[in-house]
RNA sequence: GCCCCCUUCGUCUAUCGGCUAGGACACCAGAUUUUCAAUCUGGUGAGAGGAGUUCGAUUCUCCUAGGGGGCG
Numbered sequence: 001g002c003c004c005c006c007u008u009c010g011u012c013u014a015u016c017g018g019c020u021a022g023g024a025c026a027c028c029a030g031a032u033u034u035u036c037a038a039u040c041u042g043g044u045g046a047g048a049g050g051a052g053u054u055c056g057a058u059u060c061u062c063c064u065a066g067g068g069g070g071c072g
Base pairs, nucleotide, nucleotide: 001071002070003069004068005067006066007065010025011024012023013022018055027043028042029041030040031039048064049063050062051061052060
């Protein structure tokens, strides 16, 4: 230098055009308990950045950034 893949709550991840973006752990509150832990109930919280296509984009296209792999 060229090619390919990946980027979603604090963490891990589901979602192959209909999203009000789901789950687990963690966190917060409550219940229970003499207290803690455990358990139960509830809650907060996310699409790397930008543009395009579309009635509608996390999903398709392009550019940029970051990470990984291959070739030279």

This is a predicted structure of a 72-nucleotide RNA (transfer RNA) from an Elusimicrobiaceae bacterium. The prediction has a mean pLDDT of 84. Rfam family: tRNA. The family's RNA type in Rfam is transfer RNA.